A computed fold for a 351-nucleotide part of an RNA from a metagenome, annotated as small-subunit ribosomal RNA, central domain. It matches the Rfam family "Bacterial small subunit ribosomal RNA". Gene Ontology terms of the family: ribosome and structural constituent of ribosome. The coordinates come from a structure-prediction model, not an experiment, and the mean pLDDT is 85. The full RNA is in RNAcentral, with records from SILVA.
[in-house]
Context: one part of a larger RNA
């Protein structure tokens, strides 16, 4: 390389936008690059089929084929390509609605722990298995009232919403991204996917200023233990919050790239839109269609596990990835970053 894979055995990049490339809707007409056919011309030798032939063989001589293709010309016009022209089921916009912890900024509520100060009141209180270390008569826990900060947002709450994806949840406000339904009004293929390339990306950790109630890597003490650099306990510093700027990595998971098609049902649930039953109404039920989102489950599929219209099924496209264990996601060498490290990526040995 061919083939063979990719939930769990080796493998889907974290996730989106794109850039070159690759692939791609109907219809009609022209063209003839690719494509098909035919014709001549080239396609050394040796190879090869058939004769001859040296007794055979091997060598040998002829007479032909066969090779991958080039070149000319002529001719087909389905596909594929190219130019012209139309269409509307992909794909976009419009119009009228709907849902929603979507993003950001600002104002702000209540409950709770802490502490501070007062007042009430007296010897304990924490704490664990048991204890201690610690608080407490300079009056602690325990009740109230007052005020101070900071962080988080019970209950509603859900197999639930939403966002690409990481994530998103106390109100209200302002600005703003995507979605979905009807309507079939307009545009007319404007598309899918994408090497490189760009943004976005949990927690920790990193600078620089803040802020610092609770928590709590480091650390200090008490226990526990044969020791105990642990678990537990009492303490407690970065960290944890807010702005600006790095880091760019997760079990970043559905361990299941992206996209269009097609293929049995039964049940929930969440936004719509229709249709019908009931009700004076309001409600309330039941059918159907479309998007999510959850369970079982036929056909297939699978090594088995399970998947199963939200495929792991059955088909096409583009892309990224594997290739015995271990050495190693490491070393060197580039790139990135203060740095921690990150991203690219080996061999030697050795089973």
């Nucleotide at each position: 390389u061919u083939g063979g894979g990719c939930g769990u055995a080796a493998a889907g990049c974290g996730u989106u936008c794109g850039u070159a490339g690759g692939c791609u809707g109907u219809c009609u007409g022209u063209u003839a690059a690719g494509u098909u056919u035919g014709u001549a011309g080239u396609u050394a030798a040796a190879u090869u089929u058939g004769u001859c032939g040296u007794u055979u063989a091997a060598u040998g001589a002829u007479c032909g084929a066969a090779u991958c293709g080039c070149u000319a010309c002529a001719a087909a016009a389905a596909c594929u390509g190219a130019c012209a022209g139309a269409c509307u089921a992909g794909a976009g916009a419009a119009u009228g609605g709907c849902a929603g912890a979507g993003g950001c900024a600002a104002c702000u509520g209540g409950a709770a722990u802490u502490c501070c100060a007062c007042a009430u009141g007296u010897a304990g209180g924490g704490g664990u298995a048991a204890a201690a270390u610690c608080c407490g008569u300079u009056g602690a826990u325990a009740u109230g009232u007052g005020g101070a900060g900071g962080a988080a947002u019970a209950u509603u709450a859900a197999a639930a919403g939403u966002g690409a994806a990481g994530g998103u949840a106390g109100g209200u406000u302002g600005c703003u991204g995507g979605g979905c339904c009807a309507u079939u009004u307009c545009u007319g293929a404007u598309g899918c996917u994408g090497a490189g390339g760009a943004a976005c990306g949990a927690a920790a950790g990193c600078g620089u200023g803040g802020g610092g109630a609770g928590u709590a890597a480091a650390u200090a003490g008490g226990a526990u233990u044969a020791g105990a650099u642990a678990c537990u306990c009492u303490g407690g510093u970065a960290g944890u919050c807010c702005a600006c700027g790095c880091c760019g990595u997760a079990a970043a998971c559905g361990a299941u790239g992206g996209a269009u098609a097609c293929u049995c049902g039964g049940u929930g649930u969440a936004a719509a839109g229709g249709g019908g039953a009931u009700u004076u109404g309001a409600u309330u039920c039941c059918c159907c269609u479309u998007u999510g989102u959850g369970c079982c489950u036929a056909a297939g599929u699978u090594a088995a596990u399970g998947u199963g219209u939200u495929a792991a099924g059955u088909a096409u496209c583009c892309c990224g990835u594997u290739u015995g264990g271990g050495g190693a996601g490491u070393a060197c060498g580039g790139u990135c970053g203060u740095a921690a490290g990150a991203u690219u990526a080996a061999a030697a040995c050795u089973c």